[in-house]
Molecule: c-di-GMP-I riboswitch aptamer
Organism: Anaerotalea alkaliphila
RNA sequence: CCAUCUAUUUGGCAAACCCUGCGAAAGCAGGGGACGCAAAGCUAUGAGUCUAAGGCUGAACAGGCUAUGAUCGUCAAGCUGCAACG
Numbered sequence: 001c002c003a004u005c006u007a008u009u010u011g012g013c014a015a016a017c018c019c020u021g022c023g024a025a026a027g028c029a030g031g032g033g034a035c036g037c038a039a040a041g042c043u044a045u046g047a048g049u050c051u052a053a054g055g056c057u058g059a060a061c062a063g064g065c066u067a068u069g070a071u072c073g074u075c076a077a078g079c080u081g082c083a084a085c086g
Stems, first nucleotide, its partner, number of pairs: 005086001006084001012037002017032006035073001041079003045076003048071003054066004
């Protein structure tokens, strides 16, 4: 110096819920708030899951199918990062 694991330190992020706004919805953003997280940092690349505006189907305003929508705090993958006993 590099890689992996890891006790501890300085710190970091922020679930549910509430308020405001955006969105057809799933959900997202900001503020508050902490369930937790050693990558709970970034990327929708693969898979899974969620939604169905629009489209298709349908006698139907029922219902069904469908992602170009969403989820990185679902699992992987890629990229990046922090002090340190061992």